The RNA shown here (transfer RNA) has 75 nucleotides and comes from Candidatus Pelearchaeum maunauluense.
Order: sequence, then structure tokens, then C1' cells
RNA sequence: GCCCCGGUAGCUUAGCGGUAGAGCGCCGGCCUCGUAAGCCGGCGGCCGCGGGUUCAAAUCCCGCCCGGGGCUCCA
Repeated sequence: GCCCCGGUAGCUUAGCGGUAGAGCGCCGGCCUCGUAAGCCGGCGGCCGCGGGUUCAAAUCCCGCCCGGGGCUCCA
């Protein structure tokens, strides 16, 4: 340099045009003598950044940034 995969909540991730979800964690409550477990509720997201297409973009297109993997061997 080229190719592939990925970047969404604190962490792990689903969703791939039509109001952004889950598990764990965190906070509050219930329960308990108390703790854990369990149950109920809540908080938490510029969907990596910029631009384009569209009535509408996390999703499609272009550029860039970051992370991971592969190739650059022989003739």
C1' cells in the first nucleotide's frame, strides 16, 4: 500500500431504510434478622466523524479516523 471484518448505553452485543433494543452492571423499591439470590421499576445512546441520496439514514453511497485479521510467495 491492497483486501476482509468491526466501531450502537459503563462492558458484551442485536437491529442492516420507517419512533434505537437486550444481557450484565449501576440506582431505587419489594423480600430477608442481615447479606447474596430472586422479583418490580428507573437512569443511561451526537448509532466513530464529515458529506451525499431519500419524504425518512444506525441501516444505502463517498471520504476520513480508530481497532482486529490477511496478503505483498513461486513462475